Predicted 3D model of a 73-nucleotide RNA (transfer RNA) from an uncultured Lachnospiraceae bacterium. Its Rfam family is "tRNA". About the family: Transfer RNA (tRNA) molecules are approximately 80 nucleotides in length. Gene Ontology term of the family: triplet codon-amino acid adaptor activity. It is annotated as a transfer RNA. Its mean pLDDT, the model's own confidence on a scale to 100, is 82.
[in-house]
RNA sequence: GGAAAGUUAGCUCAGCUGGGAGAGCGCUCGCUUGACGUGCGAAAGGCCGCAGGUUCGAUCCCUGUACUUUCCA
Numbered sequence: 001g002g003a004a005a006g007u008u009a010g011c012u013c014a015g016c017u018g019g020g021a022g023a024g025c026g027c028u029c030g031c032u033u034g035a036c037g038u039g040c041g042a043a044a045g046g047c048c049g050c051a052g053g054u055u056c057g058a059u060c061c062c063u064g065u066a067c068u069u070u071c072c073a
Base pairs, nucleotide, nucleotide: 001072002071003070004069005068006067007066010025011024012023013022019056028042029041030040031039049065050064051063052062053061
């Protein structure tokens, strides 16, 4: 220098037919216990890497760009 994959909640990840942003774990609160743990319930937490574009509407399509991993030279 070229190519591919990835970037979504604190962590690990799903979500691609373009219209609801989600799961598990974790954190917080409540119930249960003598207490802890387990179990049950609830709540908080995101402007989907960033910037533009297309569209009535974008995590999803297009362009540019940053970072991570891998491959080629």